[in-house]
RNA sequence: UUAGAUUGACAGCUAAUCGCUAGUACAUUCAUGUAUUAGAGGAAAGUCCGGGCAGCAUAGGGAGUGACAGCCGCUAACAGCGGCCGAGGGCGACCUUAGGGAAAGUGCCACAGAAACGAAACUACCUCGCUUACGCGAGGCAAAGAUGAAACGCGCGGUGUAAGAGACCGUAAUCGCGCAUGGUAACAUGCGAGAGAGGUAAACCCUGUCAGCUGCAAGGAGUGAGCUAUACACGUUCCCGCGAUGCUUACGUAUAACCCCGCUCGAGCUUAUGAGCAAUUGUAGGCCUAGAUAGAUGAUUAGCCCUACUUCGGUGGGACAGAACCCGGCUUACGGCAAUCUAACAAU
RNA sequence: GCACCCGUAGCUCAGCUGGAUAGAGCGUUGGCUUGCGGAGCCAAAGGUCGUGCGUUCGAAUCGCGCCGGGUGUACCA
Repeated sequence: UUAGAUUGACAGCUAAUCGCUAGUACAUUCAUGUAUUAGAGGAAAGUCCGGGCAGCAUAGGGAGUGACAGCCGCUAACAGCGGCCGAGGGCGACCUUAGGGAAAGUGCCACAGAAACGAAACUACCUCGCUUACGCGAGGCAAAGAUGAAACGCGCGGUGUAAGAGACCGUAAUCGCGCAUGGUAACAUGCGAGAGAGGUAAACCCUGUCAGCUGCAAGGAGUGAGCUAUACACGUUCCCGCGAUGCUUACGUAUAACCCCGCUCGAGCUUAUGAGCAAUUGUAGGCCUAGAUAGAUGAUUAGCCCUACUUCGGUGGGACAGAACCCGGCUUACGGCAAUCUAACAAU
Repeated sequence: GCACCCGUAGCUCAGCUGGAUAGAGCGUUGGCUUGCGGAGCCAAAGGUCGUGCGUUCGAAUCGCGCCGGGUGUACCA
C1' cells in the first nucleotide's frame, strides 16, 4: 500500500426568530394568557422470543398441544448472552454450528438397477451334465463389472477354496463398553476385552426440560354480613377440581365522556471502586430524563464541524429512521470514525 | 395495539403427505378456414414457483430469516 478479521464509541454543534406537547407558578373574562422548565432511537421498526404488570382460583392435578436439546455459568426469565468441548470452513486474524436418540417401533428411499434393507443375483468366476463348437441346463459364490445419492456394510496383506467371501488370521481405522490419568463437566489421552450396526427424526415418533389462558382495546364503576342451591349454564382446548355468578340485608358511590385511573421512579441512568477470562454482579456517591390521543418533539437564517468536486471564488452532500403500558434479547435497515490484529507485496 | 392469512405464466387458479419435463382456463403469437373479419380447428412462446440461507441424494412442497399485499377484532354513541 492492497485485501480482510474483530471490537468500541458516536449519530452533528452553537446562536437568533417563528411554532407544537407536557409540568410548575401567577393572572383572570375559567379556558385562555404570561413566565419558566423538560421534550425520540440505536434501532423507537419487524412483533420473532422472554419477563414484569392485569383479569380469570394467590393458577391446583391429569390429558392434549407447543417450544427447546453438547457442557459449565449469567439472569427476573429466555429459544438470549459469556466461556469451553466436539464438528465444519478459512493460508491466516477469525468465523459458522436446529450439536439428544436410527444397536425402541413405524414410515419413506423416485428413475435406473438383479436387488433400496424383506430377501434375492444381470454380467463375470467355479463345479457337474449335455454338445464337434457356439452354447444350453442344474448348482455354488457375492470378491470384480454394470445401475444409483446410497448396494447388504471394516481398509490392506495373507490363509483358505473347485471358485470365492470377516469365512478365518495379522495389522490399521470406526463404534459403543470397562478401567486409569487430566478436567467441575462436555471431553481429551492411554490401556483392555469386544462388535459389525445403510440413510432419513427441519418424517411420525422416543427420551429429557420448560410452558395454565388472555393481553393496556389487559383491567378499574363497590365493600361487608347472612341464606339457599351444587341441576343447568358461566368462569378463553378437554376432563377432574374449585368458585355464588343466585337471593336478602347494612354501609358507600352517583352515571359521564374513546373522559379519568392504569401512564411512567424503573430488573432506571450515571461516576468511582471491588469480584469475575467474560456474560454479569457487589458497595458508595450523584441524578430524575417524553407521556401524546389523530397523536407534540418542528421549520427558517447565520456561523462552525465532517466529506466529495473545484476554474480556489465557491458548489454539492451529511445515512437509516419517529415513542404509544414498561423492560431484557433476537432479527432487519443504515452513515462515516477510531483502535487492535491477519495475509500478500514493496521499502528500510 | 393484538390476532391471522396469502404470494406459482400477462390475468384467474391447480399442484404443497418431497422425486426431477411445474400444469389448466382466459389472454398473446403463428398457421388453417373466409372475399375480409369474428367464431372454430391446429401449433407455439411465455415461469429465478416473492426473496436469502439451510435440511435432504433431491425442495414450488420441509425449517428459519426477510420483502410485499390483505383480513379480522372491543366499548360507547
Description: The prediction has a mean pLDDT of 78. This is a predicted complex of two RNAs, RNase P RNA and transfer RNA, with 425 nucleotides together. Rfam match: Bacterial RNase P class A. It is annotated as a ribozyme. Its family is annotated with dimeric ribonuclease P complex, tRNA processing and ribonuclease P activity in the Gene Ontology.